[in-house]
RNA sequence: CAGAGUAAUUGGAAAGCGUUAAGUGUCUAAUCAUGGGAUGUCGGAUUGGAACGAACACUAAAUGUGGCGGUUUUCUAAUGCGUCCGCUG
Repeated sequence: CAGAGUAAUUGGAAAGCGUUAAGUGUCUAAUCAUGGGAUGUCGGAUUGGAACGAACACUAAAUGUGGCGGUUUUCUAAUGCGUCCGCUG
């Protein structure tokens, strides 16, 4: 001097959940995790509180079919640590 690797984000696929107001999203408080080590938050997670609030048709009537939802999980592809030290060349 160059490079690898986190949390996680986005796309795709599959399997679920909801469509009987759950979930997602917004605001707020506390706590927690976050390249191998230290530190830390733009970001992430959990819990509490607040305001708001979307998603259905068909049908052979069944544990059905096809939709829909800023839906969940898994797999996969891409992206992916600020400072100091470490690692590889």
This is a predicted structure of an 89-nucleotide RNA (THF (Tetrahydrofolate) riboswitch aptamer) from uncultured Mariniplasma sp. It matches the Rfam family "THF (Tetrahydrofolate) riboswitch aptamer". Gene Ontology term of the family: tetrahydrofolate metabolic process. Lineage of the source: Bacteria > Bacillati > Mollicutes > Acholeplasmataceae > Mariniplasma. The coordinates come from a structure-prediction model, not an experiment, and the mean pLDDT is 76.